[in-house]
RNA sequence: GACCGCUUAGCUCAGCUGGUAGAGCAACUGACUUUUAAUCAGUAGGUCGAGGGUUCGGAUCCCUCAGCGGUCACCA
Numbered sequence: 001g002a003c004c005g006c007u008u009a010g011c012u013c014a015g016c017u018g019g020u021a022g023a024g025c026a027a028c029u030g031a032c033u034u035u036u037a038a039u040c041a042g043u044a045g046g047u048c049g050a051g052g053g054u055u056c057g058g059a060u061c062c063c064u065c066a067g068c069g070g071u072c073a074c075c076a
Stems, first nucleotide, its partner, number of pairs: 001072007010025004019056001027043005049065005
């Protein structure tokens, strides 16, 4: 440098064809009893990497950029 993949909650990740953004863990609150804690119930937590475009409507499609990972090439 070229190509491919990834970027969504604090962490790990789903989200098929565009139509109300989710799960597990963690956190917090309550109940309970087996009490450094477990179990059960509930609550909160998101500009969906940034910007732009298309559309009635974009996490999802298109373009540009950024970051991370990989393959290949280049570099004596």
Transfer RNA from an uncultured Alphaproteobacteria bacterium, 76 nucleotides, folded computationally.
It matches the Rfam family "tRNA". By type it is a transfer RNA.